[in-house]
């Protein structure tokens, strides 16, 4: 510093998340030591026990017990003395207002910050200056008496004082007055100069200045008046003076006291500026604002009180709701900034709750007092007592927070002369991985890379130098020993020096020396000992973001911050083994900032993503033109104060070291004060004309408002002519007409509307304005010159226009038409079409206040290349005029450069380049919806949320797919034909159903005579019954046997259990040994047509023999992607020309290869026979020959080459010649990228998993052949173009030694018997049939069909029952040409005739080939399917079989209404009054009556606000459900904006607008 997620990819815009820091933190796992810190964030909840503020006997009075000792006395007791002037209590002084604790409260002068205070107070301290005289008095302790359960309370008597009152004095710098000097500071009148308003005398303002008064403070002075101190106490001494050992007046010293002062220190009070959220909180305010008096107070003030006056605050946010102690600072952040306010520290409040006072220097007082409340204790039921938000601690609440510990040894405090007490402040300890900082669990060496785990391709890999073994350290811990620093002192002895004094004492002060005092702790630290010995773990490993294999599981279990993982091969879910991280921790959760430029001041936007009010007039308000001048409020420089300490940074220090601490420095962006500068900003003055306004002249316009006028169309009414129809539709009906319609002529009525002109043409702010005349009247452009002299701009609020629809009244309605109603379409059709039709549409006058009110673009000013059109006004030129030309200015259009933009696109009409103001945005969704306020007759409009939910929602742009979008084209696609299929019978294959089992697989084209090219057994996978276990089959050890043949019993086979013969073959002298075979035995294994074709290879099908698919390099785009391949042409082709930011290439086309077709050469046997001989009933039969057919090798031919035309000088086309063939001659072979997770795991292979006396092997039967049905494929037919018999001709291409098989003979055949020939151009199969020619049959269920069926047979095979072709005789069924739909074929094609093959022991109507007769028709591309090519639109990309809206059912959430209902706040009214201050009256002076106010309470009205409430009302989610089909394509009715009505819903119509 960024990264991940919307998509098929792009880019952009925008939300969600993650990675970093931090915590008073809590849970899980785990835990060795240490050192600094920290530890009720919740219940300001209640609290048991202890402690947490007392001291002083040098202020005072009074004064014990225990006990111990002594006397007396026999005891008992009693008296003394120590204890002891002790405790304990009490006057009385000082302190208890600090420390210490919590954050409830409070949006305030409560904090912060800078001032005031001339408006003040301050106990102890201090400074200084004066005093401390002299009187009375009371009173608790103490002793008694009632009372009373206590708790306490009352009378009675006795007494001190630094208790209390007086007198004196001191006090003039105490109060309240009066004279008075000097100064200072505000103020106020008069005055002068200046300038400014207003017509104006003149008044008024505003700067300078001078003088006069006052108020008040400062530094004096003089008075009246009134108030008006005081306290002692110790210790010494003996100079004075008295008694006189010494003492007391006295003296001194210290400490107090009292008046004044001074400082210091704390406090009070005032001020300016800062200092959270809501505007769905907009008005508040009667002590309110101010004065004037008086009262209070330390002090000013409405702080109170009379009176007077009607003022104050507020949009720069008053009131009023919510929230919150606020600061230094802490976390974070580049920084600005956000969050926060724990320990520390500084101010605040606050002490159960409310409410009040009093004491005092200082409180309205945590550990005081009073009263109310509420709660807890005690009680005799009369009445009391009590306050941990001090420290420990309990208890509750919570996720969650410790010790009822030690010490006053330091530090701080309070008291005291002082020793000292006293201090839960504090020092220390002790819990707590709570943080942060340190150390440590060992160091070196050590390869067989031990063993084991895990993984494995089986070879290894890797945990790993890691272990073990070796050497070696000793930190921490544990034991022994040793042992600090914090302590420096008060105090006392003592010396020395100064001071006070009468004093060489007393005391005071400095200084030495001596003596004392450690909770923490035997801790910190040192030293020994022995010992690797006791001391590793969490959390991760798909991506973000470091780290990957195995096993388990199978949308289960579970994970998960977001995106996603899991449905049988999971690096994502558990586990193991490595791995990566951090490390005495690790994660997780929760919170705060960061990333986030995601509120944007640094630092954002607003055509289309969210964002520009409909539009305009205009206040405040921001902002503003050109020159001079003047102070100087901003501003800027300089200086100073202050900006507490700590705390962040720097530096140097101190604990081994770091955390921690210490010192010094910097900083500290503020405010104040003082001095300066004078551009710029504001002010003031003074000009100025370029802005912006007048004035004058022109002409142009559907601009606005009123009256009036016209003429063309429709309607309806009257008459006329005239007859059956009209209308209306996609095609009908409803409707209207014979009572006379449409059509048509004439008159007549009413009412909207105003053809043509008419135009990205005008006007108008915007909405909008269109016949023509009048009168009013607005605005905008041009030219010219004057004139004013910044008058300007753009606006929160405000006011005002504001289509359509809608609303109220009163009108008025041709025509059109929401609802509606009929009529049709539909599966339905509350729509789309018809055909009626009311509001409404029009008027006037009031309302409404919205629209996709758009240019989806606020307003203004300025600048920034053209080009071209057009409207209006002008110049110039010119001309007899009119144009044209040039040019200006204003409006309004197109292209288009720079620039800008995410593209699209904008571009002087900016969406550029700058400024100035307004307004309006911040993820979808709920929702523009609820409350709530306002407006408004309603309908609704304006303003405008929250819970919940979702990870996207979106913009523009790309490739594609699609469209009941377009354009071009192309196929047996359609048409034109010609035969079929569907009906029937059979045959097959399937579905279904049956079965013990009918193995399996293929399912729209593209599955169904498909795998299967050929199931009786075998096949064969199924079943059903008998067997087999290293196996039928492969490899490898061990034994033994060669192999292999013949036999017997049993069994349905398979196989069991015997019996016997018998040796070969290669090394080798033998003995042996080996290969192969066979057994037998035990484990590796074997096997599997068991599963996954969605783990895979391969093969194949299918778009499609469709013409496409694509790459390199270059250009273009931010990019994804284009370009190329698109365009004119052409073709069967992306086939080929031409052009062209492209040039080229590649894999499809073509062609090259087979094959038929024409010739030629080469070669003639089995093949052929023309000429020559020979033979025959006859045949190339012989001989001969190779000319011809013919084989089968080779080559030639056909390329649009040639002509005409046409065409863009081109490619091609079209006609023609020649030619066997003509435009690819016909036909195969050959199938680009790729799509269907398209088929096969049962051809093979192959991962994984399954199975292992079986899911494998072996047999025997049976089964794949079932059979109510249904579908595909064929065959056969229904006949006379036919059948039936007789004779006759004519192929081609195959096959064939376990094989075709001739002649011959037998059978009626099928066949059999023969057996010649043939390895096959020799011979067979072999007859080819349709055809032709005679002849019967004459339209019928037939001499048509020919199944079923009896019955007789031949073949093949081990075996035809289940279940095989055939053959003969008999039989003779459906069926008379086949709905709806629906397939083939363009010529040697379709019909139609047969003949070969392969499988195959047998077993086609099927498949694969062959050839024979041998057609019709195509105008043409409008539809239908399918394809290509360009465009186009899209909300679709799984790609239309897509998406997707909305009611209705359920189910779960969270909100609103809602009779109410409960709690909580608050107000207003009235009642009522505890303690208390205060006044008033009385007093025995201690207090009491009586008012005022005022705390809890009551009582009635409202208001917020929270909870809840039958019911209900929309909304969000959800696997999937029920009803449409509204939206995305011309979405099938174009959408969509307002409204208004309708209707299950979506939605549908009307009216006006918008193109998105």
């Nucleotide at each position: 510093a960024g990264a991940g997620u919307u998509u098929g990819a792009u880019u952009c815009u925008g939300g969600c998340u993650c990675a970093g820091a931090a915590c008073g933190a809590a849970c899980g796992c785990u835990g060795g030591c240490g050192g600094c810190g920290u530890g009720c964030c919740u219940a300001a909840c209640a609290c048991a026990u202890g402690c947490a503020a007392g001291u002083c006997g040098a202020g005072c009075g009074a004064g014990a017990a225990a006990g111990g000792g002594g006397u007396a006395g026999c005891a008992a007791u009693a008296c003394c003395c120590c204890g002891a002037g002790u405790a304990a209590a009490g006057c009385g002084g000082c302190g208890c207002a600090c420390g210490g604790g919590u954050g409830a409260g409070u949006a305030a002068c409560a904090c912060g910050u800078a001032g005031g205070u001339a408006a003040u107070c301050u106990a102890c301290c201090u400074u200084u200056c004066a005093g401390u005289g002299g009187a009375g008095g009371a009173u608790a302790a103490c002793c008694u008496g009632u009372c009373g359960a206590a708790a306490g309370a009352c009378g009675g008597g006795c007494u001190a004082a630094u208790c209390c009152u007086g007198c004196a004095u001191a006090c003039g710098u105490a109060g309240u007055g009066c004279c008075u000097u000097g100064g200072a500071c505000a103020g106020a009148a008069c005055u002068u100069u200046u300038c400014g308003a207003c017509a104006g005398c003149g008044u008024c303002g505003a700067a300078a200045g001078g003088c006069u008064c006052u108020c008040u403070c400062c530094a004096g002075g003089g008075u009246a008046c009134u108030g008006g101190a005081a306290a002692g106490a110790u210790g010494g001494c003996c100079u004075c003076u008295c008694c006189u050992u010494g003492g007391a007046a006295g003296c001194u010293a210290u400490c107090g006291c009292u008046g004044a002062u001074u400082g210091a220190u704390g406090a009070g009070c005032c001020u300016g500026c800062g200092u959270c959220c809501c505007a769905u909180u907009a008005g508040c305010u009667a002590g309110u604002u101010g004065g004037u008096a008086g009262g209070g107070u330390a002090a000013u003030g409405g702080c109170c009180u009379a009176c007077c006056a009607a003022g104050g605050c507020u949009a720069c946010g008053a009131u009023g709701g919510g929230u919150a102690g606020c600061u230094g600072g802490u976390c974070u952040g580049a920084g600005a900034g956000g969050a926060u306010g724990a320990u520390c520290a500084g101010c605040c409040a606050c002490a159960c709750u409310g409410g009040a006072a009093c004491u005092g220097a200082g409180a309205c007082a945590c550990g005081g007092u009073c009263c109310a409340g509420a709660c807890u204790c005690c009680u005799a039921c009369g009445g009391g007592a009590g306050g941990c938000a001090g420290c420990a601690g309990u208890g509750g609440g919570g996720a969650a927070u410790a010790u009822u510990g030690c010490g006053c040894a330091a530090u701080g405090g309070g008291c005291g002369a002082a020793a000292g007490c006293c201090u839960g402040a504090c020092g220390c300890a002790g819990c707590g991985a709570c943080g942060c900082c340190g150390c440590g669990u060992g160091a070196g060496g050590g390869a067989u890379g031990a063993a084991g785990g895990c993984c494995u391709u089986c070879g290894g890999g890797u945990c790993g130098u890691a272990a073990a073994c070796c050497u070696c350290u000793g930190u921490c811990a544990a034991u022994g020993g040793g042992g600090a620093u914090g302590a420096a002192a008060c105090a006392c002895u003592u010396c020395a020096u100064g001071g006070c004094u009468a004093a060489u004492a007393c005391c005071c002060a400095u200084g030495g020396a001596g003596c004392u005092u450690g909770a923490c702790a035997g801790u910190a630290c040192c030293c020994a000992u022995g010992a690797a010995g006791g001391a590793a773990g969490c959390a991760c490993c798909g991506g973000c973001u470091a780290a990957c294999u195995c096993c388990g599981u199978g949308c289960c279990a579970g994970c998960a911050g977001c995106c996603g993982c899991g449905g049988u091969a999971a690096u994502a879910c558990g586990g193991a083994g490595g791995g990566u991280g951090c490390u005495a921790g690790c994660g997780u959760u929760g919170c705060u900032c960061g990333g986030a430029a995601u509120u944007a001041u640094u630092g954002g936007g607003c055509g289309u993503a969210a964002a520009g009010c409909g539009c305009g007039u205009g206040u405040a308000g921001g902002c503003g033109g050109c020159c001079a001048a003047a102070g100087u409020a901003g501003u800027c420089c300089u200086g100073u104060g202050u900006g507490a300490a700590a705390g962040c940074c720097c530096u140097c220090g101190g604990c081994u070291u770091a955390a921690c601490c210490g010192a010094g420095g910097a900083c500290g962006u503020g405010c104040g004060c003082a001095g300066g500068a004078a551009a710029c900003c504001a002010u003031u003055u003074g000009g100025c004309u370029a802005g912006a306004g007048g004035a004058u002249c022109u002409g142009a316009g559907g601009g606005g408002a009123g009256u009036g006028u016209g003429g063309a169309a429709u309607u309806c009414c009257c008459a006329g002519u005239g007859u059956a129809g009209a209308g209306g539709u996609g095609a009908a009906a409803u409707u209207c007409g014979u009572a006379g319609a449409u059509a048509u002529u004439g008159g007549g009525a009413g009412g909207a509307a105003c053809a043509c002109c008419g135009g990205u043409g005008g006007c108008g702010a915007a909405a909008g304005c269109g016949a023509c005349a009048c009168u009013c009247u607005g605005g905008a452009a041009g030219a010219u010159u004057c004139c004013u002299g910044a008058c300007g701009c753009u606006c929160a609020g405000a006011c005002g226009c504001g289509a359509c629809a809608g609303c109220g009244u009163g009108g008025g309605u041709a025509g059109c038409a929401a609802a509606c109603a009929g009529g049709a379409u539909u599966a339905g059709a509350u729509a789309c079409c018809c055909u009626g039709g009311u509001a409404g549409u029009c008027c006037a006058c009031g309302c409404c206040g919205u629209a996709a009110a758009c240019g989806a673009u606020g307003g203004g000013u300025a600048c920034u290349a053209g080009g071209u059109g057009u409207u209006g006004g002008g110049a110039g030129u010119c001309u007899u005029g009119a144009c044209c030309c040039u040019c200006c200015c204003a409006g309004u259009g197109c292209c288009g450069a720079c620039g800008c933009a995410a593209a699209c696109g904008c571009a002087u009409u900016a969406a550029g380049u700058a400024c100035c103001c307004c307004g309006c945005c911040u993820g979808g969704g709920a929702a523009g919806u609820a409350c709530g306020g306002u407006c408004g007759c309603a309908a609704g409009g304006c303003u405008g949320a929250a819970a919940c939910u979702c990870a996207a929602a979106g913009g523009a742009a790309u490739a594609g797919a699609c469209g009941g979008g377009g354009g071009c084209c192309c196929g047996c696609a359609c048409a034109a034909g010609c035969g079929g299929u569907g009906g029937a019978g059979c045959a097959u294959g399937u579905g279904g159903u049956u079965c013990a089992a009918u193995u399996c697989g293929a399912c729209g084209c593209a599955a169904c005579g498909c795998g299967a090219g050929g199931a009786a057994c075998c096949u064969u996978a199924c079943c059903u019954g008998g067997g087999c276990u290293u196996g039928a089959c492969a490899u490898c050890u061990a034994g033994g046997g060669a192999a292999u043949c013949c036999u017997g019993a049993u069994g349905a086979a398979a196989g069991u259990c015997g019996g016997g013969a018998g040796u070969g073959c290669c090394c080798g002298c033998a003995a042996g040994g080996g290969a192969g075979c066979c057994c037998u035995a035990a484990g590796a294994c074997a096997g599997g047509u068991g599963c996954u074709g969605c783990a895979u290879g391969g093969c194949u099908g299918u778009c499609g023999u469709c013409a496409g698919c694509u790459c390199g390099u270059g250009u273009c785009g931010u990019g994804a992607g284009a370009u190329g391949u698109u365009g004119g042409g052409u073709u069967a082709a992306g086939u080929c020309c031409c052009g062209c930011a492209a040039c080229g290439a590649g894999c499809g086309c073509a062609a090259c290869c087979c094959u038929c077709g024409c010739c030629c050469c080469u070669a003639g046997u089995u093949g052929c026979u023309a000429a020559c001989a020979g033979g025959u009933a006859a045949u190339g039969c012989u001989g001969a020959g190779c000319a011809c057919u013919c084989u089968a090798g080779g080559g030639g031919g056909a390329c649009u080459g040639c002509c005409g035309g046409u065409g863009u000088c081109a490619a091609a086309c079209c006609g023609g010649a020649g030619g066997a063939a003509g435009g690819u001659g016909g036909g195969g072979a050959c199938g680009a990228c790729g799509u269907c997770a398209a088929g096969u795991c049962c051809u093979c292979a192959u991962g994984g998993c399954c199975u292992u006396u079986a899911u494998g092997c072996c047999c025997a039967g049976g089964g794949c052949g079932a059979c109510a049905c249904a579908c595909g494929u064929g065959c056969u037919a229904c006949a006379a173009u036919g059948g039936g018999a007789a004779g006759g001709a004519c192929a081609a291409a195959g096959g064939g030694a376990u094989g075709c098989c001739a002649a011959c003979c037998c059978g009626c055949g099928a066949g059999g018997g023969g057996g010649a020939g043939c390895u096959a151009a020799u011979c067979u199969c072999a007859a080819a049939a349709a055809c032709c020619u005679u002849u019967c049959c004459u339209c019928a269920g037939u001499u048509c069909g020919g199944a079923u069926a009896g019955g007789a047979g031949u073949c093949u095979g081990c075996a035809a029952c289940c279940c095989g072709a055939c053959u003969c005789c008999u039989u003779g069924a459906a069926g008379c040409u086949g709905g709806a739909a629906u397939c083939g074929c363009u010529a040697g094609u379709a019909a139609u005739c047969g003949c070969a093959g392969a499988u195959c022991a047998g077993a086609a109507u099927g498949c694969u080939g062959c050839g024979g007769u041998g057609a019709a028709u195509a105008c043409g591309u409008u539809c239908c399917c399918g394809g290509g090519c360009c465009u186009u639109g899209u909300a679709c990309u799984c790609a239309c079989c897509g998406c997707c809206c909305g009611u209705c059912a359920c189910a779960c959430c969270a909100c609103g209404a809602a009779a109410g209902u409960u709690g909580u706040u608050u107000a207003u009214a009235c009642c009522a009054g505890a303690a208390g201050u205060c006044c008033u009256a009385c007093u025995u002076c201690g207090g009491u009556c009586g008012g005022c106010c005022c705390a809890a309470g009551g009582u009635a009205u409202g208001a917020g606000c929270a909870a809840u409430g039958a019911u209900u009302g929309g909304g969000g989610u959800g696997a999937a459900g029920u009803c449409g089909u509204a939206a995305c394509a011309a979405g099938g009715u174009a959408u969509c904006c307002g409204u208004a009505c309708c209707g299950g819903a979506a939605g549908g119509u009307g009216c006006g607008g918008a193109u998105g």
Small-subunit ribosomal RNA from a groundwater metagenome, 1556 nucleotides, folded computationally. The sequence is in RNAcentral, with records from SILVA. The coordinates come from a structure-prediction model, not an experiment, and the mean pLDDT is 84. It matches the Rfam family "Bacterial small subunit ribosomal RNA".